[in-house]
RNA sequence: GGGCCCGUAGCUCAGCUCGGUUAGAGCGCUUGCCUGAUAAGCAAGAGGUCCCGGGUUCAAAUCCCGGCGGGCCCA
Numbered sequence: 001g002g003g004c005c006c007g008u009a010g011c012u013c014a015g016c017u018c019g020g021u022u023a024g025a026g027c028g029c030u031u032g033c034c035u036g037a038u039a040a041g042c043a044a045g046a047g048g049u050c051c052c053g054g055g056u057u058c059a060a061a062u063c064c065c066g067g068c069g070g071g072c073c074c075a
Stems, first nucleotide, its partner, number of pairs: 001074007010027004020058001029045005051067005
């Protein structure tokens, strides 16, 4: 220098192909219940610029362009 893949909650990830319901799951966190107390269990809750900017569209995490970061391969 060239090619491919990835970036979504504190962590690990799904959702992206086929644009449309309120952006989700597990773990973690907070509160409550339970217990003599803790753990476990049960219930509820908080937590998001879907990496950044732009474009297309009635509508974008999803499509297009550029950029940034990470991984792999080739040279």
The RNA shown here (transfer RNA) has 75 nucleotides and comes from a Thermoprotei archaeon. The RNAcentral record of the sequence draws on ENA. Its mean pLDDT, the model's own confidence on a scale to 100, is 81.